[in-house]
Context: one part of a larger RNA
RNA sequence: UGACGGGGGCCCGCACAAGCGGUGGAGCAUGUGGUUUAAUUCGAUGCAACGCGAAGAACCUUACCUGGUCUUGACAUCCUACAAACUUUCUAGAGAUAGAUUGGUGCCUUCGGGAACCGAGUGACAGGUGCUGCAUGGCUGUCGUCAGCUCGUGUCGUGAGAUGUUGGGUUAAGUCCCGUAACGAGCGCAACCCUUGUCCUUAUUUGCCAGCACAUAAUGGUGGGAACUCUAAGGAGACUGCCGGUGAUAAACCGGAGGAAGGUGGGGACGACGUCAAGUCAUCAUGGCCCUUACGACCUGGGCUACACACGUGCUACAAUGGCCGGUACAGAGGGCAGCGAAAGGGCGACCUGGAGCCAAUCCCUUAAAGCCGGUCGUAGUCCGGAUUGGAGUCUGCAACUCGACUCCAUGAAGUUGGAAUCGCUAGUAAUCGCGAAUCAGAAUGUCGCGGUGAAUACGUUCCCGGGCCUUGUACA
Repeated sequence: UGACGGGGGCCCGCACAAGCGGUGGAGCAUGUGGUUUAAUUCGAUGCAACGCGAAGAACCUUACCUGGUCUUGACAUCCUACAAACUUUCUAGAGAUAGAUUGGUGCCUUCGGGAACCGAGUGACAGGUGCUGCAUGGCUGUCGUCAGCUCGUGUCGUGAGAUGUUGGGUUAAGUCCCGUAACGAGCGCAACCCUUGUCCUUAUUUGCCAGCACAUAAUGGUGGGAACUCUAAGGAGACUGCCGGUGAUAAACCGGAGGAAGGUGGGGACGACGUCAAGUCAUCAUGGCCCUUACGACCUGGGCUACACACGUGCUACAAUGGCCGGUACAGAGGGCAGCGAAAGGGCGACCUGGAGCCAAUCCCUUAAAGCCGGUCGUAGUCCGGAUUGGAGUCUGCAACUCGACUCCAUGAAGUUGGAAUCGCUAGUAAUCGCGAAUCAGAAUGUCGCGGUGAAUACGUUCCCGGGCCUUGUACA
C1' cells in the first nucleotide's frame, strides 16, 4: 500500500421489511446431468452453464455412426495437350457414380492465336467443425450504470509511498459548495443522441370530415374542405427560472405558484482503470502441433428425437372473480411479389375451389381477446381439467415409419392450490388478455416486439445478501 475480520462509523440497492403473483407437488413442452447406444456430434457448468450457441435437427442443415465410393481432390492459383460451352434420352445402381446416346459448332482476331467454360494429366499445393481460449487477435459475459480509477507539477517521507481523492455539508453521482500544501488536468458521472408526454409553424395524399351540397339499405361513397385527428419535417417548452422557509450569507433541501410536464419528467442507446489465465481456435482471423489414398471429399440409410432416473426454465390446470352457449364493442405495432391473398362457393372442421386488389397511410394478413348484455351449470373429480390412446382426415414437402404441425369423432389420466426451501416486481409497474414479427417449404408453450384491462404495499434500516467511503486490528501478500 492492499486484502481480510462472526471490528467500528456513515450511506446505498426489490437487499431485508410491507405487499401482490409465482416456482418447489400434477400433466405436458423444452434444456441439462446421468444411463443407454453403432452413433446418441461439439461447446456452455455457482452467481455470470442448463427455452444457452440453435432467429426454428424429417432429407439438407450435420460437425456423429453404419455401409458404398474418390485421391491434385467438393473449393483456389499456376503449367501441358485435347475439346466450345451447353443440351436430349436410355441402361445398371440405394445413391454417389459408371456406360451408351441426341441436338449444338458460338465470341474476339494482326489468322500466329486469345477469352470464357467442360473433362483429362503432372506436381507445386488444396483441405481439416482435428488439438491447444493456459500461445493469441477480435467479440462477449461479470462485478456494475457501481462512483470510482489515475496523471503532471509542487510539497512531505531515507524509502516503499503519501498528499491531491482526506475533513464539514450536499447529491442519483469524486454532483456541487466551503475548508485545505496543494494547484491543475484526464478517463468515468452528467449533458450532447433516439423515443414518449404539451403546444406552434409548414405540408394535405393513399390518411382526416367541422361546416356546405349530392347519392345510398348503409359507409368520406362523391363534389368539395384544410378546421380537427393522424402523418413527418422544423421550432417552442423545464432552467431550482419565480415565491416562502431552512441552511454557513454557500451548495443544497422542504413547501408553493404557474404549467402538458418539476427538480435526472418516463423509457432507451451509452459500461471508466481493472477483476475472474471467465467464455469463444465450432462465426471469423491466427502462432504452434497433428492428419495427407485420410483426422480430407462424395453418397445412402440411421443418429442428434433413446429413457429406470435427477435438476433448471416454462406452458396448461386444479375451477363459480369460473366453464360452456348466443349476441355485441374498442387497439397498437408489424409483414407482404417464388409474396399477402379479398368477395363468392364447398366442407362440422383443419382446409379446398376461386382469383379481385396490392411492390402497399390505397389492397391483403385482420373478426383482437379479456370486456359488456343475456342464458345455463350448483361444488361434483363435475358441463372443472385436458394428458394418453383408437379411428378418420387436412396441409407443407422428392419423402411425414423412425421423427412434422393442424382438424374431426371417440377416449377421458394425474391434478381439489403444493414440504423444506426459493424467485420476480415500487406504476401504466406487478398481475391478467390477446395481436404481430424474425428464423422458416413445413414445424413455438421459446425469443423479440405491440397494445387492452390494471392493482397492493414501502413503518423503517435491527437483521440476511451485494456494494461505496472513512477508520481500526492482523502470526496474511